Parts: sequence; C1' cells; structure tokens
RNA sequence: GGAGUCGACCGUGCAGUCGCUGCGGCGUAGGGGCUCGCGCUCCAGCCGUAGAGGAAAGUCCGGGCUCCAAAGGGCUGGGUGUCAGGUAACGCCUGGGGGACGCAAGUCCACGGAAAGUGCCACAGAAAAUAUACCGCCACGGGGGUUCAGUGCCCGCAUGGCCGUCGUGGUAAGGGUGAAAAGGUGCGGUAAGAGCGCACCGCGUCGGUGGUAACAUCGGCGGCAGGGUAAACCCCACCCGGAGCAAGACCAAAUAGGGGAGCUCGCCAUGUUCAGCAUGGCAAAGCGUGGCCCGCGCUGCUCCCGGGUAGGUCGCUAGAGGUGCACGGCGACGUGCAUCCCAGAUGAAUGGCUGCGCUCGACAGAACCCGGCUUACAGGUCGGCUCCCGCG
Repeated sequence: GGAGUCGACCGUGCAGUCGCUGCGGCGUAGGGGCUCGCGCUCCAGCCGUAGAGGAAAGUCCGGGCUCCAAAGGGCUGGGUGUCAGGUAACGCCUGGGGGACGCAAGUCCACGGAAAGUGCCACAGAAAAUAUACCGCCACGGGGGUUCAGUGCCCGCAUGGCCGUCGUGGUAAGGGUGAAAAGGUGCGGUAAGAGCGCACCGCGUCGGUGGUAACAUCGGCGGCAGGGUAAACCCCACCCGGAGCAAGACCAAAUAGGGGAGCUCGCCAUGUUCAGCAUGGCAAAGCGUGGCCCGCGCUGCUCCCGGGUAGGUCGCUAGAGGUGCACGGCGACGUGCAUCCCAGAUGAAUGGCUGCGCUCGACAGAACCCGGCUUACAGGUCGGCUCCCGCG
C1' cells in the first nucleotide's frame, strides 16, 4: 500500500420566525358557568419543560397484563431437536463438541434415531435389495473353417497352431451405466477371481484414560448386518389451555321491559290460599375461549326479524427501565452502589418559511408494553484480527 473478516456508532447541521401535542405553573384589567357575597371552576393567553426508530417494518416466536374461570386427568393436535450454560421465557443469546467451506482471520448447519416398522431412489443400467451377469476372465466338452511353423504318414490326412461358434460349470477382481452397485488401498494367493488370507483404514462390540457432558484418544476381540433418504410417514426425548387493548373496567345517554320459533320444564320434600305458587335437593337437557372423553361449575339454552347507542373516563406508560462505576464470569450475563424520568396521540401530535453550511441526505412514523429473530438501508466515522506485495 492492497484485499478480506468481525464488531461498534452516526445517519442532514446551525440560526431566526410562525405553528402542533402532553405535563407542570400563573391565570392579572379578557370571556363563560355557579354563588346574595367571599369565592370555586372551565377556556383564551403567558412561562417552563419533554416530544418517533435502529429497524417504529414483518406479525415470525416468547412473555407481562386483562378476561373466560374456580381447578384437574386422558386421548388427539402442535412445537423444538448436538452438549452445557444464560434468561421472566423462547424456536433467542453465549461458550464447548462434531461436520462443511475458506491459505487464514472467520462463516454456515432443519446437528436425536435407518439394527422397531412402512415408503421412495426417475432415466440409464444385467441389477437400486429376499439384488444381478451386459461386455468380459477361467475350466471342461462338441463341432466348423484354414493349410500355417514343426512332426508322422503320405500328397492331403492325423496331430498341432490360428480364426469363429455352441453347451455346461466357476467368477464379481477389470470395463460399462448411474448421484449411488456386496466397504477402500496395497501385498499374497488362485484355473481365473473374491476378506479367500494378511497390513492399514472403515464398521460392530468390550474396556482404559481425560472431560459435568456432547465427545476425544488408546487397547483387545470380530471378517463384518450393501447404501441414501426422516425439511417422507414413523420412533424417542422435552415443552404447550384459549382469546386478545377492537382485551377489559366504569360513567352517562337513548330505545321497543319489542316480536316469533325450537329444546328442556321430570321426581321428592317443605311452606301455603291444599287449584295454583314459592323455596330447597336430585335427575335430564343445554351452556362454559383449540377438538373429543371423564370430571368441575352454571340453570336455562339455541335460532330468526326489528329497534337504540356507537359519547366520555380509565386501561395509557416508573418499567423483567436507561446510564455510569466496581466486583464475579472465557462469554451470554449476574450482583452491588450511584444517578435519571426519556411520546402517550385517538381521522390520529414535531410541520411551514428564510438564511448560511455540508458528507447533498438512504430505509423509513409509536398507537398496551417488553425480550428476540427476520427483512430494508444513500453516505460517513472508529476499532480488533487475517492474508498478499514492497521498503527499511
């Protein structure tokens, strides 16, 4: 000097002027209401103060909070899936192990189980699993062609050689197909081959050592169940009520205490006006925030038509809160001390104008709150680490 990798931060600045919302204060000689009056209260107005994000986005997870509701169990359904920690919790974060990529710093992983079972692996190929022989290699037998070295006999025959072909048996080493073909490499052995034998690796199993563990490593035994796929069904381990601030609570006002249909209305006891009615208990039927069953609670439940209100207050922001320091921890984080209050709108608040500057302005606006993940992002600043080149 270049290339890369990991992390953190900012993300239009300043000045003037007018305007918006919350909170606090004043509220005078302004306006309204109440009061005999004192005074109270509301508003205008003035002063002070605070006022969108790192993602406010997605609505993908986890919770706080509210209600069902006062519990539970089983089945089903759903979620997660290496080990150990962190956390209120999580599918998140941190560290360790294993695997893949990268020269490296680093990055990524949907990372339990294929010997519980079922399914699938197109095409090609002989064959994709209760596996098989296309080309080939070897052994034995049959038969055809040729005259070709040699030999014998004799002038084309025998033997033999060469070429082709058929049958039987052996083979899975070599070649081919494919993503993948009876574990891989090498040596020996064989008629030719094969874990057939041996060495190393792989696999299985039994142990030792280290580690909380996942695992790592060392040794013995065994020729050994052919592979992949579970983001296929499935098995195993752990976890899981539901609905949601349009939750829910209160106040005020108005209407039509409206009309119709269906299910249930049984038994017992007491009171009584001995009909009827009321109360209590049991049963039935129905209802109760994933589905079904048991259980529990309630006593009514379901459907259709029509009408009124949709106004106000709370919930609503002081928190699993922010910041600083110290200590503990590899780290996520925890503990202690100190300090701060940092939006609460409700058709929806921060906008308009002017001047100067500049890196010329990206993605983009809270709506109950918080912890995460994912996605988008012009430009700029700082730091750690790795590799390459050159110079001293």
Background
Model confidence (mean pLDDT): 76 of 100. A computed fold for a 392-nucleotide RNA from a Gammaproteobacteria bacterium, annotated as Bacterial RNase P class A. The RNAcentral record of the sequence draws on ENA. It matches the Rfam family "Bacterial RNase P class A". Rfam's curators write: Ribonuclease P (RNase P) is a ubiquitous endoribonuclease, found in archaea, bacteria and eukarya as well as chloroplasts and mitochondria.